[in-house]
């Protein structure tokens, strides 16, 4: 310093979290692959404190 769907990563001074790839469906094709188009899929490593409210501030504890 850093841990956020299955895999790489975003998240603008707190206000219930997207993106790509990859699953799946459709659609298209004489089949297949590309493309497009929708859908799943996250106790934001854990356990406390702060706060009306925490990925986000503070503290242990863990993995790299």
């Nucleotide at each position: 310093c850093u841990g956020u769907g299955g895999c790489u990563c975003a998240g603008u001074u707190g206000g219930u979290a997207g993106a790509g790839c990859a699953u799946g469906g459709c659609a298209c094709u004489u089949g297949g692959a590309a493309c497009g188009c929708c859908a799943g899929g996250g106790u934001u490593g854990u356990g406390g404190g702060u706060u009306c409210g925490a990925u986000u501030c503070c503290c242990g504890c863990u993995g790299g």